[in-house]
Molecule: transfer RNA
Organism: Acidimicrobiia bacterium
RNA sequence: GCCCCGGUGCCGGAACUGGAAUACGGAGCCGGCUUAAAACCGGCCGCCCGCAAGGGCAUGUGGGUUCGAAUCCCACCCGGGGCA
Numbered sequence: 001g002c003c004c005c006g007g008u009g010c011c012g013g014a015a016c017u018g019g020a021a022u023a024c025g026g027a028g029c030c031g032g033c034u035u036a037a038a039a040c041c042g043g044c045c046g047c048c049c050g051c052a053a054g055g056g057c058a059u060g061u062g063g064g065u066u067c068g069a070a071u072c073c074c075a076c077c078c079g080g081g082g083c084a
Stems, first nucleotide, its partner, number of pairs: 001083007010026003019067001022058001028044005046057004060076005
């Protein structure tokens, strides 16, 4: 230099054919149980604005296509592998 794979929450990790992001698990917070704790059980759990109802933003970064993008296209950044 070229080619391939990957980058989603605090962490792991899903999301089909472009049509509900954050399912599920871990961690965390609140509660139950216990003399106390562990384990177990129940609830909550992206960020911002708002009293609330609700609204906005976010999938490595920046653009593009589209009514609509984590998903398709372009450039770039980062990680892994291969070839020279």